[in-house]
Order: sequence, then C1' cells, then structure tokens
RNA sequence: CCCUCCGAGGAGCGCUGCGACGGUUAACCCGCCAGGCUCGGAGCGGUGCUUCAUUGUCAACGGCGCUCGAUCACC
Repeated sequence: CCCUCCGAGGAGCGCUGCGACGGUUAACCCGCCAGGCUCGGAGCGGUGCUUCAUUGUCAACGGCGCUCGAUCACC
C1' cells in the first nucleotide's frame, strides 16, 4: 500500500440519478442508489521496505432544496 471488518466525521425530510450492485437482453432497458470520500482501529491474508527509536497532529470534505441541533456574531 491492497483486501475485509468495525468506529468516527451533529440529526432528519424531499428530489434527481453517475458509479457500484441486482434483474434482463443481441443491444436497449428496469430496480436500487447522494458517506462511493477522508481519518482512526483491527486482522485469515496479499505486496513492498535495511533496522531501531523519538517527535508532532486528530482534521478537511460530501449534487439540489428544506427543517432541526450545537457554537459564534449582529440587531
């Protein structure tokens, strides 16, 4: 780093529907769908790295419309 699982990124409603997934086909099409992203933890594994130690950090984002919560500011 990849893969799988878990947690977090305040909460909810409506709409569209790209990818993925499912159905289906010669092709179409239909269904579902706005945490698919990032951070952290874990592990039966895969890949890479010469080894060990120390220090720092806990965030930034997430189509459109609406509502609430928290904080701050103004009147």
About this RNA: SAH (S-adenosyl-L-homocysteine) riboswitch aptamer from an uncultured Methylococcaceae bacterium, 75 nucleotides, folded computationally. Its Rfam family is "SAH (S-adenosyl-L-homocysteine) riboswitch aptamer". Rfam 15.1 lists 1,354 matches to the family in 1,132 species. Of the family's consensus pairs, 100% are formed in the model. It was read from a public genome assembly, where an Rfam model found it.